Model confidence (mean pLDDT): 82 of 100. The RNA shown here (transfer RNA) has 71 nucleotides and comes from an uncultured Alphaproteobacteria bacterium.

RNA sequence: GCGGAGGUAGCUCAAUGGUAGAGCCGCGGAUUUCCAUUCCGCUGACGCGGGUUCGAUUCCCGUCCUCCGCU
Numbered sequence: 001g002c003g004g005a006g007g008u009a010g011c012u013c014a015a016u017g018g019u020a021g022a023g024c025c026g027c028g029g030a031u032u033u034c035c036a037u038u039c040c041g042c043u044g045a046c047g048c049g050g051g052u053u054c055g056a057u058u059c060c061c062g063u064c065c066u067c068c069g070c071u
Base pairs, nucleotide, nucleotide: 001070002069003068004067005066006065007064010024011023012022013021018054026042027041028040029039030038047063048062049061050060051059
């Protein structure tokens, strides 16, 4: 330099154009003599900039970062 894959919550991952979810973690509460377990609730995220569209995490372009391969 070229090609491919990926980037979503503190962590691991979903969501193939129509209200962004789950598990774990964290916080609050219930239960318990206390702790643990269990149950209920809450907080919190689409790498960045544009484009297409009535509507974009999703499609297109650019850009940054990570990984793999080629040279």
Rfam family: tRNA.